[in-house]
Molecule: transfer RNA
Organism: Candidatus Iainarchaeum sp.
RNA sequence: GCGACCGUAGUCUAGUGGUAGGAUCCAAGCCUUCCAAGCUUGUGACCCGGGUUCAAACCCCGGCGGUCGCA
Numbered sequence: 001g002c003g004a005c006c007g008u009a010g011u012c013u014a015g016u017g018g019u020a021g022g023a024u025c026c027a028a029g030c031c032u033u034c035c036a037a038g039c040u041u042g043u044g045a046c047c048c049g050g051g052u053u054c055a056a057a058c059c060c061c062g063g064c065g066g067u068c069g070c071a
Base pairs, nucleotide, nucleotide: 001070002069003068004067005066006065007064010024011023012022013021018054026042027041028040029039030038047063048062049061050060051059
């Protein structure tokens, strides 16, 4: 330099055009003599810019970052 794949919450992950879901973490409550465990509730996310569309995490273009391969 070229190509492929990937980028969603503090962490892991689902979602391939129509209200962004789960696990974990964190906070509160219940339970318990206390802690842990368990149960309930709550907060928190689509890498950036542009385009297409009534509507974009999703499709297209560019950029940034990561992994792998080629040179």